[in-house]
RNA sequence: GCGGAAGGCUGGAUGACCGCUUUGUGACAUACGCUGCGGUGUAUGCAUGGGGAGGAAAGUCCGGACUCCGAAGAGUAGCGGUGCCGGGUAACGCCCGGGCGGGGUAACCCGACGGAAAGCGCCACAGAAAACAAACCGCCUUGGACCGGGUCGGGCAACCGAAACCAGCCAAGGUAAGGGUGAAACGGUGGGGUAAGAGCCCACCGCGUUCCUGGCAACAGGGACGGCACGGCAAGCCCCACCGGGAGCAAUGCCAAAUAGGGACCGCGUGUCGCAAGACGGGGCUGCUUUUGCCCCAGCAGGUCCGGGUUGGCAGCUAUAGCCGUCGUGGCAACGCGGCGGUCAGAGGAAUGGUCAUCCAGAGGUCGGGAUCUAUCCCGGCCUUGGACAGAAUCCGGCUUAUAGGCUUUCCGCGCAU
Numbered sequence: 001g002c003g004g005a006a007g008g009c010u011g012g013a014u015g016a017c018c019g020c021u022u023u024g025u026g027a028c029a030u031a032c033g034c035u036g037c038g039g040u041g042u043a044u045g046c047a048u049g050g051g052g053a054g055g056a057a058a059g060u061c062c063g064g065a066c067u068c069c070g071a072a073g074a075g076u077a078g079c080g081g082u083g084c085c086g087g088g089u090a091a092c093g094c095c096c097g098g099g100c101g102g103g104g105u106a107a108c109c110c111g112a113c114g115g116a117a118a119g120c121g122c123c124a125c126a127g128a129a130a131a132c133a134a135a136c137c138g139c140c141u142u143g144g145a146c147c148g149g150g151u152c153g154g155g156c157a158a159c160c161g162a163a164a165c166c167a168g169c170c171a172a173g174g175u176a177a178g179g180g181u182g183a184a185a186c187g188g189u190g191g192g193g194u195a196a197g198a199g200c201c202c203a204c205c206g207c208g209u210u211c212c213u214g215g216c217a218a219c220a221g222g223g224a225c226g227g228c229a230c231g232g233c234a235a236g237c238c239c240c241a242c243c244g245g246g247a248g249c250a251a252u253g254c255c256a257a258a259u260a261g262g263g264a265c266c267g268c269g270u271g272u273c274g275c276a277a278g279a280c281g282g283g284g285c286u287g288c289u290u291u292u293g294c295c296c297c298a299g300c301a302g303g304u305c306c307g308g309g310u311u312g313g314c315a316g317c318u319a320u321a322g323c324c325g326u327c328g329u330g331g332c333a334a335c336g337c338g339g340c341g342g343u344c345a346g347a348g349g350a351a352u353g354g355u356c357a358u359c360c361a362g363a364g365g366u367c368g369g370g371a372u373c374u375a376u377c378c379c380g381g382c383c384u385u386g387g388a389c390a391g392a393a394u395c396c397g398g399c400u401u402a403u404a405g406g407c408u409u410u411c412c413g414c415g416c417a418u
Stems, first nucleotide, its partner, number of pairs: 001414010012359007020052007028045007054389001058400002061398005066248004071292006079244005084098005099113001100111004114239002119237002121233003136179002138175007148166002151162004187205006206228001207226008252315004262306005271280003281297005322343009360387001362385010
């Protein structure tokens, strides 16, 4: 200097005028109410001070706080979620550290990362064969026949005869090393051996069993024994371990008001004692069982369906496991503990905007100057242009997605100079 990787911050600034919203103060103005007639409350207006969208507010994918419902406790079924180990956290499917596997020269990035010997299922096409398989081409051995070439004998030659060398053909046997098909072919590489081959034998690797060492662990390393095969897919069903009730601020609570304290069907079984209260018994309320609790006993509790009224106001509503900044301390880190300081929207169909001017980040063009071997870079002037993704709605912790431009930290690779 160039290229790459991982993070942090920011994401226009200033002024003027007009405008919106929220909140504090007011001994100001008006209206209404209360009054013990001193005052006081509410609303509107006015004056003045403070505040007013995000790193993702998006997605609605997770986890919660909070609220209500299921009567609660225990167990269990179904359904759903997570899935290497150790930590963090209120919790999580998140974060940190580590292990293994994959990608990359590397810095780094990704992982749906428990189990295939519990069972079921799938592996199309191609191929001989796709899981206790198998021979398409090929290789080897034996036998047969002898149309081609060669050899031997006879013959001048044509030809005749012999044997079975080479090649080819047929049959039988051996083979899975070589070639082919495929995503994948029943261990891999090298050597020996064999008629040719094969863990047939050997060395190393891999695999299985077992022991030792290090580590909390996932795992890593090493030793011994064994020629040892039964591939892949669980982001197929499944098995194993752990976790989980449902719905959501349109939750929910209060006030005012209004209507239809509406209608239909089911409700299997019957009551006993008692003057009565009540007791026994029966029925019912959670997916099921059980213990307790509650309701009802007659058209009851309860179950199913249809329909009507309420669309108003207040609260919930913003300091919530709060948040931000800074210091110390424990920890590799995530994060925890302690001290100090600050407080930063709260609308309710939904506010934070509009206009003008100047400046600035960036981009393009042009002129001048400087550095420089080139390439290119820097400074100044002028003109043009110009600022991404995108709007809170109960709140918080995460993840995912979108993002013009600018500043900055650390690391990797290549090149050059000293």

The RNA shown here (Bacterial RNase P class A) has 418 nucleotides and comes from Sulfitobacter sp. The source organism's lineage runs through Bacteria, Pseudomonadota, Alphaproteobacteria, Rhodobacterales and Sulfitobacter. It matches the Rfam family "Bacterial RNase P class A". About the family: Ribonuclease P (RNase P) is a ubiquitous endoribonuclease, found in archaea, bacteria and eukarya as well as chloroplasts and mitochondria. The prediction has a mean pLDDT of 75.